[in-house]
Context: one part of a larger RNA
RNA sequence: GAAUCAACGCUGGCGGCGUGCCUCAGACAUGCAAGUCGUACGCGAAAGCCUCCUUCGGGGGGCGAGUAGAGUGGCGCACGGGUGAGUAACACGUGGGUAAUCUGCCUUUGGGUGGGGAAUAACGACCGGAAACGGUCGCUAAUACCGCAUAACGCAGCGGCAUCUUCGGAUGACAGUUGUUAAAGCGGGGGACGGGCCUUCGGGCCCACCUCGCGCCUAAAGAGGAGCCCGCGGCGGAUUAGCUAGUUGGUGGGGUAACGGCCCACCAAGGCACCGAUCCGUAGCCGGCCUGAGAGGGCGGUCGGCCACACUGACACUGACACACGGGUCAGACUCCUACGGGAGGCAGCAGUCGGGAAUUUUGGGCAAUGGGCGCAAGCCUGACCCAGCAACGCCGCGUGAAGGACGAAGCAUCUCGGUGUGUAAACUUCAUAAGAGUGGGAAGAAUAAGUGGGGGUUAAUAACCCCCAUGAUGACGGUACCACUUGUAAGCCCCGGCUAACUCCGUGCCAGCAGCCGCGGUAAUACGGGGGGGGCAAGCGUUGUUC
Numbered sequence: 001g002a003a004u005c006a007a008c009g010c011u012g013g014c015g016g017c018g019u020g021c022c023u024c025a026g027a028c029a030u031g032c033a034a035g036u037c038g039u040a041c042g043c044g045a046a047a048g049c050c051u052c053c054u055u056c057g058g059g060g061g062g063c064g065a066g067u068a069g070a071g072u073g074g075c076g077c078a079c080g081g082g083u084g085a086g087u088a089a090c091a092c093g094u095g096g097g098u099a100a101u102c103u104g105c106c107u108u109u110g111g112g113u114g115g116g117g118a119a120u121a122a123c124g125a126c127c128g129g130a131a132a133c134g135g136u137c138g139c140u141a142a143u144a145c146c147g148c149a150u151a152a153c154g155c156a157g158c159g160g161c162a163u164c165u166u167c168g169g170a171u172g173a174c175a176g177u178u179g180u181u182a183a184a185g186c187g188g189g190g191g192a193c194g195g196g197c198c199u200u201c202g203g204g205c206c207c208a209c210c211u212c213g214c215g216c217c218u219a220a221a222g223a224g225g226a227g228c229c230c231g232c233g234g235c236g237g238a239u240u241a242g243c244u245a246g247u248u249g250g251u252g253g254g255g256u257a258a259c260g261g262c263c264c265a266c267c268a269a270g271g272c273a274c275c276g277a278u279c280c281g282u283a284g285c286c287g288g289c290c291u292g293a294g295a296g297g298g299c300g301g302u303c304g305g306c307c308a309c310a311c312u313g314a315c316a317c318u319g320a321c322a323c324a325c326g327g328g329u330c331a332g333a334c335u336c337c338u339a340c341g342g343g344a345g346g347c348a349g350c351a352g353u354c355g356g357g358a359a360u361u362u363u364g365g366g367c368a369a370u371g372g373g374c375g376c377a378a379g380c381c382u383g384a385c386c387c388a389g390c391a392a393c394g395c396c397g398c399g400u401g402a403a404g405g406a407c408g409a410a411g412c413a414u415c416u417c418g419g420u421g422u423g424u425a426a427a428c429u430u431c432a433u434a435a436g437a438g439u440g441g442g443a444a445g446a447a448u449a450a451g452u453g454g455g456g457g458u459u460a461a462u463a464a465c466c467c468c469c470a471u472g473a474u475g476a477c478g479g480u481a482c483c484a485c486u487u488g489u490a491a492g493c494c495c496c497g498g499c500u501a502a503c504u505c506c507g508u509g510c511c512a513g514c515a516g517c518c519g520c521g522g523u524a525a526u527a528c529g530g531g532g533g534g535g536g537c538a539a540g541c542g543u544u545g546u547u548c
Base pairs, nucleotide, nucleotide: 001548002547003546004545006544007543008542009541010540013398014397015396016395017394018393019391020390021356026354027353028352030351031350032349035075036074037073040072041071043069048063049062050061051060052059053058082309083308084307092233093232094231095230096229097228098227101226102225103224106222107221108220109219110218111217112216113215114148116146117145123138124137125136126135127134128133154180155179156178157177158176161172162171163170164169185214186213187212188211189210190209194207195206196205197204198203235281236280237279242272243271244270247269248268249267250266251265252264253263254262284306285305286304287303288299289298290297291296311332312331313330314329315328334345335344336343337342362388364387365386366385370384371382372381373380374379401431402430403429404428411422412421413420414419436487437486438485439484440483441482445477451471452470453469454468455467456466457465492537493536494535495534496533497518498517499516503532504531505530506529507528513520514519
């Protein structure tokens, strides 16, 4: 000099964009942070209103409403959000491998979607419990569950063929053959011909059948994602020199989506290490950031990628994916409830509280935008996100006025008492006016959805459905930004002995004090304190810490 997730002192006008617990991975009151689908399924209220009956206590019916609601089922909850404890490791970075693998939703393509069965929650009855919750009996549905059928370009076996071969076998593709493996429906439209039910004989409802949409099963491929393996690379200590028993390898097996000592039995005795094993300390890694002419050094906060963790330790279940932050089980510490028998909980999500600390914000608004989950859709959910609030914490921009104005007011300081300085500074004149206030106007951020009209496709079809064009809702911020008119206000901090830019007066008298280094102060101190003046920077200026 530059930098900073900074803090402290004095001071402080505005705006834009950012940033904001670095310490206790300490403990947490309260609210919210993951749901959604009635186009998978069976149930199904109440208040209130109307009405009928009434012994005036009440009872029945209708609307409310197939609504609210819980339940079965599906998808999601493995994303998104937080933190950096642990980890010196294939954790990360980079480059490869997987002939050793998996992959829900999405895209493309081929084929299929037949026919049956048995349950169970909700619910009802009874019972236990303070609660959390639970037991027995009974009823019922499905895209829930289980058989059967059918099926190959899937999977498994057999045989032949080709290639390789250590002659044991391994691999491959084609055709053959045998075996084996699946499914679920829901919604819209039509319903001419045909069938069933009701009928006031006008018709109405349902089905077959046709068709469209959303699904379901199977197979192949893709995209994106994930697992595993390997080469190389990046901390300190030798005052850590030896380390190792599933240890190193083999055979066989188990296990996994998959290779593997991953696990197990047996066999062999190996494996690693001064090119630093082992041990100890420290640490999430990277893109990057800071500094520097560069080489290098330091750092890894915000943003992005990867990893790890979710009170501590262990474990599995479900699932395409977890050994799962707001799922489960067990153990432990802690907190809370209890009828003492037993239960409940996990902010390193967003706010917020206590504590710790030099130190770090609102228990705000909104789903309008972007993105995500579910849904055919309408839509619902979303403390992701978008906004607002607080903080000079940082960077950037703007303002606190501009021009004129005296041999130059007053005051103050100084003086050789003549003067000199403050100083064009002020007053004064003319002009202008960020912020605020008043009046009036007022955004962009919104793309399009449902619906409507037209055209095309599909179809038996002018219906329904799909595509295109036109039209057509929606703004938290916010009456904000911005515009016009009127009015109209705002400077401090540090320094002045040398380094280092800026000097005098008074006070003090080795005192009080200053100080980054050299050093100042013991009676004229440009170095202490105050005044005047000056220098520097400026809504900041200094100090301290840290890095180069």
Source information:
Predicted 3D model of a 548-nucleotide part of an RNA (small-subunit ribosomal RNA, 5' domain) from an uncultured Acidobacteriota bacterium. The full RNA is in RNAcentral, with records from SILVA.